[in-house]
RNA sequence: UGUUCUUAAAGGCAAAGUCAGGGUAACUUGAUGACGCAAAGCCACGGGUCCUUCAUGCAGGAUAGCCGGGUUGCCAGG
Numbered sequence: 001u002g003u004u005c006u007u008a009a010a011g012g013c014a015a016a017g018u019c020a021g022g023g024u025a026a027c028u029u030g031a032u033g034a035c036g037c038a039a040a041g042c043c044a045c046g047g048g049u050c051c052u053u054c055a056u057g058c059a060g061g062a063u064a065g066c067c068g069g070g071u072u073g074c075c076a077g078g
Base pairs, nucleotide, nucleotide: 005078006077007076012037013036017032018031019030020029021028022027035065041071042070043069045068046067047066048063049062050061051060052059054057
């Protein structure tokens, strides 16, 4: 220096629910909240699931906290 495993502290994120805003909807943004998370950071590339005012499918959209993949990455110790 690289990789794998493990542990403490600091710091980080924030499920359900509630309130307010956006959207036809799935869902999302902010506040509150804390179930969990070592990539629960980022990317809809493959699969899954969900939605659609329609053009009904080689369509458009949502989900990265469903799985896989890609990519970036913090502190200390063993």
Molecule: c-di-GMP-I riboswitch aptamer
Organism: Deltaproteobacteria bacterium